[in-house]
c-di-GMP-I riboswitch aptamer, 89 nucleotides, folded computationally.
């Protein structure tokens, strides 16, 4: 001087509840607030999960009901890809 592991610390993110906004809904955004997080940074390609406006099918009292469906979401479900992290011992 460089690297790794461990510990501590600075800084970082922010679940639920509540309030406001937005959306058909799921959800998202802002405020508040911290359950947690070493990628809880980014990407929705794969698996899973949520929703079903529109569409399709069926029934029907003919405008309603039911079922299916993502083109809507979720990276704080997992996987994959990619980027990145200060100080001290």
């Nucleotide at each position: 001087u460089u690297g790794a592991a461990u510990a501590u610390u600075u800084g970082g993110c922010a679940a639920a509840c509540c309030c406001g906004g937005u959306g058909a809904a799921a959800g998202c955004c802002g405020g508040c607030g911290a359950c947690g997080c070493a990628a809880a940074g980014c990407u929705a390609a794969g698996a899973g999960g949520c929703u079903a406006a529109g569409g399709u099918a069926u029934a029907u009292a003919c405008u309603u009901a039911u079922a299916c469906u993502a083109u809507g979401c979720u990276c704080g479900u997992c996987c994959a890809g990619u980027u990145g992290c200060a100080a001290u011992a």

The prediction has a mean pLDDT of 81. It was read from a public genome assembly, where an Rfam model found it. Its Rfam family is "c-di-GMP-I riboswitch aptamer". From the family's description: GEMM was predicted in a large-scale screen for bacterial structured RNA regulatory elements.